RNA sequence: CGAAGCUCAUGGAGGUGCCUGCGCAAUACGGGCUGAGAGGUUUGAUGCCAACUCCUUGAACCUGAUCCGGGUCGUGCCGGCGUAGGGAAUGAGGCGAUCUUUCCA
Numbered sequence: 001c002g003a004a005g006c007u008c009a010u011g012g013a014g015g016u017g018c019c020u021g022c023g024c025a026a027u028a029c030g031g032g033c034u035g036a037g038a039g040g041u042u043u044g045a046u047g048c049c050a051a052c053u054c055c056u057u058g059a060a061c062c063u064g065a066u067c068c069g070g071g072u073c074g075u076g077c078c079g080g081c082g083u084a085g086g087g088a089a090u091g092a093g094g095c096g097a098u099c100u101u102u103c104c105a
Base pairs, nucleotide, nucleotide: 006093007092008091009090010089011055012054013053014052017033018032019031020030021029039049040048041047061086062085063084067080068079069078070077
């Protein structure tokens, strides 16, 4: 001199499943599983908001996928697929790796 992690500001991207009880059915409500997150509201469809996660050093998330293997009451529940293809950012602060120079041994 000075990367990333970190903090702050503003902006953006994304997903919201499975099983079960009550009940004529449906809505609503309750319980359970995994997870950071499975919430609220509106609707014929759809949108909006909240929380959470992620923003190119990008596995947040999507496609492949009505996929393959395992497991479960069941579900992307686990692994593969995956050094596959896509995918949304800037600034400031501060720490300080690496590198360079000087001195000493």